[in-house]
This is a predicted structure of a 94-nucleotide RNA (Glycine riboswitch aptamer) from Desulfitobacterium hafniense. The RNAcentral record of the sequence draws on MGnify. Its Rfam family is "Glycine riboswitch aptamer". Rfam's curators write: This family represents the bacterial glycine riboswitch. The organism belongs to Desulfitobacterium, within Bacteria.

RNA sequence: CAGUAGGAGAGACUCGACAUCCUGAGCGCCGAAGGAGAAACUUCCUGAAUGUCGCCUGUUCAGAAAGGGAAACUCUCAGGCAAAAGUACUGCUG
Numbered sequence: 001c002a003g004u005a006g007g008a009g010a011g012a013c014u015c016g017a018c019a020u021c022c023u024g025a026g027c028g029c030c031g032a033a034g035g036a037g038a039a040a041c042u043u044c045c046u047g048a049a050u051g052u053c054g055c056c057u058g059u060u061c062a063g064a065a066a067g068g069g070a071a072a073c074u075c076u077c078a079g080g081c082a083a084a085a086g087u088a089c090u091g092c093u094g
Stems, first nucleotide, its partner, number of pairs: 001094006011027001013026004028081003034077001035075003041068003045063006
């Protein structure tokens, strides 16, 4: 990556149109396509301590900004809210 099996959540909401779905508007919701956020920690810089005759290196502590930094957490852009389809993820096979 492909096949196969399993796979949740949330209004079959109201109005218009419409045989139904799709669709427009309004209000209310979901998080498990995708997307985004950032913790500890770490990189760089500065200062202090340790240590030394002194300096450097190393170690420890503190500090401002920036970089790196995860999810099933958070956001709800996208997507979704009867069934169907789809879905992260899991098992098996290749």